The RNA shown here (transfer RNA) has 75 nucleotides and comes from Minicystis sp. Its Rfam family is "tRNA". By type it is a transfer RNA. Its family is annotated with triplet codon-amino acid adaptor activity in the Gene Ontology. Lineage of the source: Bacteria > Myxococcota > Polyangiales > Polyangiaceae > Minicystis. RNAcentral holds the sequence, with entries from ENA.

RNA sequence: GCGCCCGUAGCUCAGCCAGGAGAGAGCCGCGGCCUUCUAAGCCGCAAGUCGGAAGUUCGAAUCUUCCCGGGCGCG
Numbered sequence: 001g002c003g004c005c006c007g008u009a010g011c012u013c014a015g016c017c018a019g020g021a022g023a024g025a026g027c028c029g030c031g032g033c034c035u036u037c038u039a040a041g042c043c044g045c046a047a048g049u050c051g052g053a054a055g056u057u058c059g060a061a062u063c064u065u066c067c068c069g070g071g072c073g074c075g
Base pairs, nucleotide, nucleotide: 001074002073003072004071005070006069007068010027011026012025013024020058029045030044031043032042033041051067052066053065054064055063
């Protein structure tokens, strides 16, 4: 230098191919129930400008382009 993959909640990830209502799960955290207390279990809450910018579109996490970061391969 070229090609491919990844970046979404504090952490691990789904959703993207094939655009559509208020963006989800588990773990962690907080509160409650239960228990003599803790753990486990159950219920609830909080937490994300979807890496950044621009474009397309009535509408973009999703499509296109550029850039940033990480990984792998080739030279």